[in-house]
RNA sequence: GAGUUCAUAUCGCUGAGUUUCCGAACUGGGAAAACGGGGGAACCGAGCGCGGCGCUAAGUUAAAGCAUCGCAUGGGGUGAAUCUUCAAUUGAUUUUGAAGUAGGGCGACUCUCGCCGUCCGAAUCCGACAGCUAACCUCGUAAGCGUUGAAGGGAGAGGUG
Numbered sequence: 001g002a003g004u005u006c007a008u009a010u011c012g013c014u015g016a017g018u019u020u021c022c023g024a025a026c027u028g029g030g031a032a033a034a035c036g037g038g039g040g041a042a043c044c045g046a047g048c049g050c051g052g053c054g055c056u057a058a059g060u061u062a063a064a065g066c067a068u069c070g071c072a073u074g075g076g077g078u079g080a081a082u083c084u085u086c087a088a089u090u091g092a093u094u095u096u097g098a099a100g101u102a103g104g105g106c107g108a109c110u111c112u113c114g115c116c117g118u119c120c121g122a123a124u125c126c127g128a129c130a131g132c133u134a135a136c137c138u139c140g141u142a143a144g145c146g147u148u149g150a151a152g153g154g155a156g157a158g159g160u161g
Stems, first nucleotide, its partner, number of pairs: 011146004018033005034141006044131001049071004054066003074129001075126004083100006103120005109156005115149001
């Protein structure tokens, strides 16, 4: 001097997931602000699975409505994370992989415009049930990490001389 690994601090990233206060602070706790989610009127929107028997109208028929039976099938939330095709596989779009894709993030003062590069495109919850939704009710405050374009235009902020 270079490389690798570990730890700590600062700084930074995804995300709503932060700050302050009380407490006997390991007697298992509590509160407020801030941010985020769910439920919940009117108006608006929606109100259509198939088949069978029966009932409702002055006469008949159809439509429509009501009731019942059988078969079939769910629906919704958080999140960017939805959808398509191919190959193998399976009782089964069942499982795995690949290529894409709606959409989303990062490249360090903040926002924005365009370009370039790069990454994600999951997971999970409710339990037959929820459209929107003022008042109102209620819940969360995690988890996981370490990018740099020696960049360009515009606006703003800050620092130094």
c-di-AMP riboswitch aptamer (ydaO/yuaA leader), 161 nucleotides, folded computationally. It matches the Rfam family "c-di-AMP riboswitch aptamer (ydaO/yuaA leader)". Rfam's curators write: This family represents a conserved RNA structure found upstream of the ydaO and yuaA genes in Bacillus subtilis and related genes in other bacteria. Model confidence (mean pLDDT): 77 of 100.